[in-house]
RNA sequence: GCCCGAUUCAAGGGGUGCCCGAUGUUUCGGGCUGAGAUAAUACCCUCUAACCUGAUCCGGAUUAUGCCGGCGUAGGGAUGGAACGCAUAUCAAAA
Numbered sequence: 001g002c003c004c005g006a007u008u009c010a011a012g013g014g015g016u017g018c019c020c021g022a023u024g025u026u027u028c029g030g031g032c033u034g035a036g037a038u039a040a041u042a043c044c045c046u047c048u049a050a051c052c053u054g055a056u057c058c059g060g061a062u063u064a065u066g067c068c069g070g071c072g073u074a075g076g077g078a079u080g081g082a083a084c085g086c087a088u089a090u091c092a093a094a095a
Stems, first nucleotide, its partner, number of pairs: 001086001004085002007082004011046004017032006051076003057070004
C1' cells in the first nucleotide's frame, strides 16, 4: 500500500420440497435429494453470488419431487471493518 488469498468481527440476503405409513388429519414416525427440507446460538450466500423469476417450461430418471440436465454468458439479487498473509520502498544485521 490493498491487485490477490484465506481467517475473523459486525451487518445484510436466502431456502425449507417429494414419497410412504399410522389409532394422526393444523399431528407423529419412516424414507429420497441436499450444506440446509421448519427452527435453529442451525445451514448456505453477499459479485468466481446463495436464492428468486421465466415455470403449472423442455428432456431424462424416479415410488415421487423444484432428483439430474437444459433454459443460462437470460432477467433480478444482500458489504463494511480488523488483524494476518502478500507486494513495494527504506534502514539494520547475517551469509
Model confidence (mean pLDDT): 75 of 100. TPP riboswitch aptamer (THI element) from Prevotella communis, 95 nucleotides, folded computationally. Rfam family: TPP riboswitch aptamer (THI element). A reference for the family is Rodionov et al. (2002), "Comparative genomics of thiamin biosynthesis in procaryotes. New genes and regulatory mechanisms", J Biol Chem. Lineage of the source: Bacteria > Bacteroidia > Bacteroidales > Prevotellaceae > Prevotella. The RNAcentral record of the sequence draws on Rfam.